[in-house]
RNA sequence: GGACGAAAAAGCCAAACCCAUUGUGAGGUGGGGACGGAAAGCCACGGAUCUUAUUAAGACAGCCGGGUUGCCUUA
Numbered sequence: 001g002g003a004c005g006a007a008a009a010a011g012c013c014a015a016a017c018c019c020a021u022u023g024u025g026a027g028g029u030g031g032g033g034a035c036g037g038a039a040a041g042c043c044a045c046g047g048a049u050c051u052u053a054u055u056a057a058g059a060c061a062g063c064c065g066g067g068u069u070g071c072c073u074u075a
Stems, first nucleotide, its partner, number of pairs: 005072001012037002017032006035062001041068003045065003049059004
C1' cells in the first nucleotide's frame, strides 16, 4: 500500500411514524424520531418496482448488480 471486517475506538447515516412544506403523481425537502446500516457516501449505466402520460418523460442509490471516493484497526 492492497484485500478483509472478527474485536476495539472515534464517529457517521437514518426506516416506520408524526408535523410543516412542495409536486398531477410516484416521491422530494426541513424538524422530531430510530428499524437498521461497514459504505444506508456519491453516480440513473443495466435490471426490477412505482408514477404520469401516450410510445415518451419521471421517481427510486435503505431492491439487485455495476462504477467511484472515504474513517479505524490488523485477529
A computed fold for a 75-nucleotide RNA from Draconibacterium orientale, annotated as c-di-GMP-I riboswitch aptamer. It matches the Rfam family "c-di-GMP-I riboswitch aptamer". Gene Ontology term of the family: cyclic-di-GMP binding.